[in-house]
RNA sequence: GAGACGGCUGCGGGAGAGUCCGGAUUUUACCGGCACCGAAGGGGCAAGCUGCACUGGCAGCCAAUCUCUCAGGUACCAGGACCUCAGCCCGACG
Numbered sequence: 001g002a003g004a005c006g007g008c009u010g011c012g013g014g015a016g017a018g019u020c021c022g023g024a025u026u027u028u029a030c031c032g033g034c035a036c037c038g039a040a041g042g043g044g045c046a047a048g049c050u051g052c053a054c055u056g057g058c059a060g061c062c063a064a065u066c067u068c069u070c071a072g073g074u075a076c077c078a079g080g081a082c083c084u085c086a087g088c089c090c091g092a093c094g
Stems, first nucleotide, its partner, number of pairs: 006089005012083002018034001020033004035074003041070001042068003048061005
């Protein structure tokens, strides 16, 4: 239950950081370098739980918007965690 939690789709909102330097190219979004950002994704960690050991140790599991910055990003566009609204699915797994 006149449908929570959760999932999917759509519209909308949605931050941060160099339109840096050089090369290439007159059309390009490439190559190299340095500096930065964290809210796609990804990695890491607590309490706690479990096991082994035993007097205080070892190992495993384990969260994030924390942290790292691999990836991605640093004019516009695009993307963007998350959120409102709308629709659909599931059906108590909250």
The prediction has a mean pLDDT of 81. Glycine riboswitch aptamer from a Planctomycetota bacterium, 94 nucleotides, folded computationally. The sequence was found by an Rfam model in a public genome assembly.